[in-house]
RNA sequence: GGGCCAGUAGCUCAGUUGGUAAGAGUGCACGCCUGAUAAGCGUGAGGUCGGAAGUUCAAGUCUUCCUUGGCCCA
Numbered sequence: 001g002g003g004c005c006a007g008u009a010g011c012u013c014a015g016u017u018g019g020u021a022a023g024a025g026u027g028c029a030c031g032c033c034u035g036a037u038a039a040g041c042g043u044g045a046g047g048u049c050g051g052a053a054g055u056u057c058a059a060g061u062c063u064u065c066c067u068u069g070g071c072c073c074a
């Protein structure tokens, strides 16, 4: 330098053919339970979906550029 894949909650990930309010597990806070802890149960906070632009009535999803990481080729 060329090609491919990935970037969504603190962490690991899902998100179908573009369509209501962006989710799960785990972690965190609070409460219930217990003599107390653990386990279990409930509630809550936490995201502008890596950045910018474009297409569209509508974008996490499609297109382009940039960026970060991984793999392959040279």
Stems, first nucleotide, its partner, number of pairs: 001073007010026004019057001028044005050066005
A computed fold for a 74-nucleotide RNA from a Pseudomonadota bacterium, annotated as transfer RNA. NCBI's taxonomy places the organism under Bacteria, Pseudomonadati, Pseudomonadota. Its Rfam family is "tRNA". The family's RNA type in Rfam is transfer RNA. Gene Ontology term of the family: triplet codon-amino acid adaptor activity.